[in-house]
RNA sequence: CAGGAAAAUAGGCAAACCCAUUGAAAACUGGGGGCGCAAAGCUACAGGGGCUAAUGUGAAAACGAUGCCAGCCAGCUGCCGAA
Numbered sequence: 001c002a003g004g005a006a007a008a009u010a011g012g013c014a015a016a017c018c019c020a021u022u023g024a025a026a027a028c029u030g031g032g033g034g035c036g037c038a039a040a041g042c043u044a045c046a047g048g049g050g051c052u053a054a055u056g057u058g059a060a061a062a063c064g065a066u067g068c069c070a071g072c073c074a075g076c077u078g079c080c081g082a083a
Stems, first nucleotide, its partner, number of pairs: 012037002017032004022027001035071001041076003047073002049069003056063002
């Protein structure tokens, strides 16, 4: 220097739900909360997948992303660390 199990220290993030805010919605943001997470850090036209359906099409049912989701997979980066 590489490797990588378990554990520890210092910490970190924050699901559901509630309140407020923005939004047509999905959802975002802030506060509370804490289910969990070793990448729950970053990346959403230009990988797959999922959610919503305003404008629009349609007689209706429905379709439909230009709106979203990274805590679904994926890609990129990365802390500690024994044999």
The RNA shown here (c-di-GMP-I riboswitch aptamer) has 83 nucleotides and comes from Paenibacillus sp. The coordinates come from a structure-prediction model, not an experiment, and the mean pLDDT is 80.